């Protein structure tokens, strides 16, 4: 440097739930927590789901990358 995904994780992330806090809400952030994760790293680009508003046809504004794709980057192991 290339290829692979059967097993595995020193270190890493942290679901539900609880407390505090921000938000109309979906949800975010901090602490605790430990269901899980090999991209559970990043980007709302496509689809999905959810919230709010609306003239109810749909549209608009948002949330979610731990729903699935896509793009970019990266760790361990083996050859």
């Nucleotide at each position: 440097a290339u290829u692979a995904a059967a097993a595995a994780a020193a270190g890493c992330c942290a679901a539900a739930c609880u407390u505090g806090u921000u938000g109309c809400a979906a949800a975010g952030c901090a602490a605790g927590g430990a269901c899980g994760g090999a991209a559970a790293g990043u980007u709302a680009u496509g689809g999905g789901u959810c919230u709010u508003u609306u003239u109810a046809g749909g549209a608009a504004a948002g949330a979610u990358u731990g729903c699935c794709a896509a793009a970019c980057u990266g760790c361990a192991u083996a050859a």
Model confidence (mean pLDDT): 77 of 100. Predicted 3D model of a 79-nucleotide RNA (c-di-GMP-I riboswitch aptamer) from Epsilonproteobacteria bacterium (ex Lamellibrachia satsuma). The sequence was found by an Rfam model in a public genome assembly. Of the family's consensus pairs, 95% are formed in the model. NCBI's taxonomy places the organism under Bacteria, Pseudomonadati, Campylobacterota.